This is a predicted structure of a 343-nucleotide part of an RNA (small-subunit ribosomal RNA, central domain) from an uncultured bacterium.
Model confidence (mean pLDDT): 91 of 100.

Context: one part of a larger RNA
RNA sequence: UUGGGCGUAAAGAGUGUGCAGGCGGCCAGGCAAGUUCUCCGUCAAAGCCCGGGGCUCAACCCCGGAACUGCGGAGAAUACUGCUUGGCUAGAGGAAGGUAGGGGCUGUCGGAACUCGGGGAGGAGGGGUGAAAUCCUAUGAUCCCCCAAGGAACACCGAAGGCGAAGGCAGACAGCUGGGCCUUUCCUGACGCUGAGGCACGAAAGCUAGGGGAGCAAAACGGAUUAGAUACCCGUGUAGUCCUAGCCGUAAACGAUCCUCGCUAGAUUUUGGGCAUUGCUCAGAGUCGAAGCUAACGCAUUAAGCGAGGCGCCUGGGGAGUACGGCCGCAAGGCUAAAACUC
Numbered sequence: 001u002u003g004g005g006c007g008u009a010a011a012g013a014g015u016g017u018g019c020a021g022g023c024g025g026c027c028a029g030g031c032a033a034g035u036u037c038u039c040c041g042u043c044a045a046a047g048c049c050c051g052g053g054g055c056u057c058a059a060c061c062c063c064g065g066a067a068c069u070g071c072g073g074a075g076a077a078u079a080c081u082g083c084u085u086g087g088c089u090a091g092a093g094g095a096a097g098g099u100a101g102g103g104g105c106u107g108u109c110g111g112a113a114c115u116c117g118g119g120g121a122g123g124a125g126g127g128g129u130g131a132a133a134u135c136c137u138a139u140g141a142u143c144c145c146c147c148a149a150g151g152a153a154c155a156c157c158g159a160a161g162g163c164g165a166a167g168g169c170a171g172a173c174a175g176c177u178g179g180g181c182c183u184u185u186c187c188u189g190a191c192g193c194u195g196a197g198g199c200a201c202g203a204a205a206g207c208u209a210g211g212g213g214a215g216c217a218a219a220a221c222g223g224a225u226u227a228g229a230u231a232c233c234c235g236u237g238u239a240g241u242c243c244u245a246g247c248c249g250u251a252a253a254c255g256a257u258c259c260u261c262g263c264u265a266g267a268u269u270u271u272g273g274g275c276a277u278u279g280c281u282c283a284g285a286g287u288c289g290a291a292g293c294u295a296a297c298g299c300a301u302u303a304a305g306c307g308a309g310g311c312g313c314c315u316g317g318g319g320a321g322u323a324c325g326g327c328c329g330c331a332a333g334g335c336u337a338a339a340a341c342u343c
Base pairs, nucleotide, nucleotide: 003315004314005313006312007297008296012311014201015200016199017198021194022193023192025088026087027086028085029084030083031082033081034080035077036076037075038074039073040072041071042070049065050064051063052062053061054060091191092188093187094186095184096183097182098181099180103177104176105175106174107173108172109171110154114150115149117147118146119145120144125136126135162169163168206247207246208245209244210243211242215241216240220236221235222234223233258310259309260308261307262306263305266288267287268286269285270284271283272282273281274280275279292299293298316343317342318341325336326335327334328333
């Protein structure tokens, strides 16, 4: 609970797509469903309300009126909404010409580093720390050079920079492919916005099967530290991290700020485009600030300002994002979601 809200107090769904629904640009005609007016019918009585009356008053009762905000019918009106017809181009989309980009997928290639193996050279330490030790090393380590193999990640460029709906995306080249922006004023002619469900995507970790495994590293083991040390530090090290196929569906999935549209001073920097003599303009990304907003912090044309449309969500703390039930999942668990009790 017809209220007020959702950056940080409780509250924007992780993101998109989109069925239903809600909402919808300019001009003219028609209809008259919504809407407005008039009239008629109906809306039992009692009650409520107003006036009057009866019990000595009141409660109570009686009479009259009003009301019964509704429904049905007839007539009238046509501003707005709706339906319908015709038209328009400012919304939206398309075409043409340009353009930037780590947007996605696949393949090929590259160098540095690292580890392992082989060879050469060399001969006692190396490694590690606060200090040490475990550990490695005369079966020759560490260090230096050469060769070969392997896996993962791509220094500099690199930026407050770019792209993507979000998650996210970075060596180079090629192929396939999505989206954006700008210019022309050429075409369509409201084709739009939002979106309960649905569907798709969705970091990391985790799961299934098969591969792969250099480095790193949960678990585990050892060495230290310590009163203890199931830790922090050190030495090992398995899952995993990587690839393919399939699950999972979560996050401080954050701008802790839903999407779309219109309106409201500027200054400065930057990315992409167009025009251009300084600069102007369109689309993005930052910083500072006007009005205004805010509890304050702060926000301020990338709004948290002023308005409109649509969706989601909140309603004291704990119990609890739990139990139960349902749906989903191989599992882990996810989604939906209480109450007793208590302060």